The RNA shown here (transfer RNA) has 74 nucleotides and comes from a Bacteroidia bacterium.

[in-house]
RNA sequence: UGUCCUAUAGCGUAAUGGUAGCGCAGCAGAUUCUGGAUCUGUUAGUCUAGGUUCGAGCCCUGGUAGGACAACCA
Numbered sequence: 001u002g003u004c005c006u007a008u009a010g011c012g013u014a015a016u017g018g019u020a021g022c023g024c025a026g027c028a029g030a031u032u033c034u035g036g037a038u039c040u041g042u043u044a045g046u047c048u049a050g051g052u053u054c055g056a057g058c059c060c061u062g063g064u065a066g067g068a069c070a071a072c073c074a
Stems, first nucleotide, its partner, number of pairs: 001070007010024004018054001026042005047063005
């Protein structure tokens, strides 16, 4: 320098172009003498800037970050 892959909540992971979900964690409550466990409820998210579309997490372009491979120099 080039090619390819990846980016969703604190962590992990789903979502056929049509309501952004699940698990863990956090918070509140129930239960308990207290704690743990269990049960119920609940907070929080699509890396960024554009484009296409009635509608984008998803498709297209640029950027950023991470990773893989190749090439170059020594």

Model confidence (mean pLDDT): 81 of 100. Rfam family: tRNA. Rfam describes the family as follows. Transfer RNA (tRNA) molecules are approximately 80 nucleotides in length. It is annotated as a transfer RNA. Its family is annotated with triplet codon-amino acid adaptor activity in the Gene Ontology.